Predicted 3D model of a 471-nucleotide part of an RNA (small-subunit ribosomal RNA, 3' major domain) from an uncultured bacterium.
The coordinates come from a structure-prediction model, not an experiment, and the mean pLDDT is 86.
Rfam family: Bacterial small subunit ribosomal RNA.
Context: one part of a larger RNA
RNA sequence: UGACGGGGGCCCGCACAAGCGGCGAAGCAUGUGGAUUAAUUCGAUGCAACGCGAAGAACCUUACCUGGGCUUGACAUGGGCAGGACCGGCGUGGAGACACGUCUUCCCUUUUGGGCUUGUUCACAGGUGGUGCAUGGUUGUCGUCAGCUCGUGUCGUGAGAUGUUGGGUUAAGUCCCGCAACGAGCGCAACCCUUGUCUUGUGUUGCCAGCACGUAAUGGUGGGGACUCGCGAGAGACUGCCGGGGCUAACUCGGAGGAAGGUGGGGAUGACGUCAAAUCAUCAUGCCCCUUAUGUCCAGGGCUUCACACAUGCUACAAUGGUCGGUACAGUGGGUUGCGAUGCCGCGAGGCUCAGCUAAUCCCUUAAAGCCGGUCUCAGUUCGGAUUGGAGUCUGCAACUCGACUCCAUGAAGUCGGAGUCGCUAGUAAUCGCAGAUCAGCAACGCUGCGGUGAAUACGUUCCCGGGCCU
Numbered sequence: 001u002g003a004c005g006g007g008g009g010c011c012c013g014c015a016c017a018a019g020c021g022g023c024g025a026a027g028c029a030u031g032u033g034g035a036u037u038a039a040u041u042c043g044a045u046g047c048a049a050c051g052c053g054a055a056g057a058a059c060c061u062u063a064c065c066u067g068g069g070c071u072u073g074a075c076a077u078g079g080g081c082a083g084g085a086c087c088g089g090c091g092u093g094g095a096g097a098c099a100c101g102u103c104u105u106c107c108c109u110u111u112u113g114g115g116c117u118u119g120u121u122c123a124c125a126g127g128u129g130g131u132g133c134a135u136g137g138u139u140g141u142c143g144u145c146a147g148c149u150c151g152u153g154u155c156g157u158g159a160g161a162u163g164u165u166g167g168g169u170u171a172a173g174u175c176c177c178g179c180a181a182c183g184a185g186c187g188c189a190a191c192c193c194u195u196g197u198c199u200u201g202u203g204u205u206g207c208c209a210g211c212a213c214g215u216a217a218u219g220g221u222g223g224g225g226a227c228u229c230g231c232g233a234g235a236g237a238c239u240g241c242c243g244g245g246g247c248u249a250a251c252u253c254g255g256a257g258g259a260a261g262g263u264g265g266g267g268a269u270g271a272c273g274u275c276a277a278a279u280c281a282u283c284a285u286g287c288c289c290c291u292u293a294u295g296u297c298c299a300g301g302g303c304u305u306c307a308c309a310c311a312u313g314c315u316a317c318a319a320u321g322g323u324c325g326g327u328a329c330a331g332u333g334g335g336u337u338g339c340g341a342u343g344c345c346g347c348g349a350g351g352c353u354c355a356g357c358u359a360a361u362c363c364c365u366u367a368a369a370g371c372c373g374g375u376c377u378c379a380g381u382u383c384g385g386a387u388u389g390g391a392g393u394c395u396g397c398a399a400c401u402c403g404a405c406u407c408c409a410u411g412a413a414g415u416c417g418g419a420g421u422c423g424c425u426a427g428u429a430a431u432c433g434c435a436g437a438u439c440a441g442c443a444a445c446g447c448u449g450c451g452g453u454g455a456a457u458a459c460g461u462u463c464c465c466g467g468g469c470c471u
Base pairs, nucleotide, nucleotide: 007471008470009469010468011467012466013465015461016460019424020423021422022421023420026315027314028313029312030311031310032309033308034306035305042053043052064301065300066299067298068297069296070295073124077123078122079121080120081119082118083117084116088103089102090101091100092099093098106115107114108113126290127289129288130287131286135284136283137279138278139277140275142273147186148185149184150183151182152181153162154161155160166177167176168175192267193266194265195264197235198234199233200232201231202230203229207224208223211222212221213220238261241255242254243253244252245251304443317417321376322375323374324373325372326371327370333364334363335362338357339356343352344351345350383414388409389408390407391406392405393404394403430453431452432451433450434449435448436447
């Protein structure tokens, strides 16, 4: 000077408390450990690994295993030598890679050659092999916490101190006052995006108040720019105004006006640094290692195993419910190798047909919870849906290992979960559905977004955890 303390003071945070809903018991899904295996590729391991890399493991992916092949190589550049095609088609063998046979077959030209390409040879290629404790880059975390420093000056022999401490205040080293300090930088805040109100410009594919036309019905048509909405440009919020407190300060409390009030809500934004944190398997890269193999091609298998243990989810255990019938209201997005209306067929998954749409036009697209009725009457049930048998649909060379979905039958555990533990302070929790990326299909109950319905509680800071300042 720091760090630490079951030392002290002050302060903050869903940290506790007050509440609401879960997890821990059950079944299943996914990840991990362990075990197993020829292989179950590799990495991630307290918080900060474990629905993580993986926004898609049947083949491919794929890095692993077994077997079969190749050795200038699957890929790049250059040199030497020998060729003329290469590619492609057909046949045979083979699991295929590939091997053999056969057919077809170059261009420019100054005739030396050049382009392209094959074979051979030499340099070399190649490595998801090792080291993240040799590295770059990127990322997590403390933490969106309020801190971290510098110049000059002053003090101290010096390490260093001061400034940055003190009194107030703030979400904030935010601001005010004081002070041997005076200033400055990186952070804070603001500037950026989005959402909430109004004005204005512009109206197509959007809208329809008024005026007409037409229809079984529909902005369907003429037309219109009022409204909604889309795209632009502005205004608006600043403690600006009033009152109380405060030091005549910073600020704070209450009020008015206002769509919005004291950072309006949300996002992006992550200081100096810490953890030899993570990543050599995104990529790049030093050194080491392999070079008829640790490279490369192919077929099949594996990554999907299963006594068990953990983590994260989904579905339930029911009546605020299940089921049947009728009926209402979104927003984000996606679509031409695509989205696919309508009509017909099928109980259904789906099939046939083909309209429209390169999309504010057409389609995905009937949102679901909700509301109105009927039924079930507390039971392992008309709860719950695992598991299993049968029959199918779709994608795809191909669903055996190992896909999703549908129908019929089957109908397990489970009656609210021990110790313990997690999330959340408002359009939040809870609950309900919808869309998208990846993607032929899909193990998605995941993830990322979107809207619908919509709470309870916070006395307070003694205690648990983490953090900041002073000592």